The RNA shown here (transfer RNA) has 76 nucleotides and comes from Acidianus manzaensis. Its Rfam family is "tRNA". Rfam classes the family as a transfer RNA. Lineage of the source: Archaea > Thermoprotei > Sulfolobales > Sulfolobaceae > Acidianus. Its mean pLDDT, the model's own confidence on a scale to 100, is 81.

[in-house]
RNA sequence: GGGGCUGUAGUCUAGCCAGGUCUAGGACGCCAGGCUUGGGCCCUGGUGGUCGGGGGUUCAAAUCCCCCCAGCCCCA
Repeated sequence: GGGGCUGUAGUCUAGCCAGGUCUAGGACGCCAGGCUUGGGCCCUGGUGGUCGGGGGUUCAAAUCCCCCCAGCCCCA
C1' cells in the first nucleotide's frame, strides 16, 4: 500500500442479507419491594443504549451507499 471481518445499554448478545406496527428485544448486573430470623434461590417492579463518528439516499435507516476511526486477520 491492497483486501476481508467486527463495532448495538456497565458486560454479553438478537435484529442488519430482504428498510417500516423497533423513539431498538433478551440475559447478566444494579436499585426497590415481596419471600426469609438474616442471607441466597425464587417472584414483582424499576434502571438503562437512539445502534463506533460524520455525510448521503429515502416519506421512513441499527438495516442501503460513501468517507473516517478503532480492533483482529490475510496479501504484498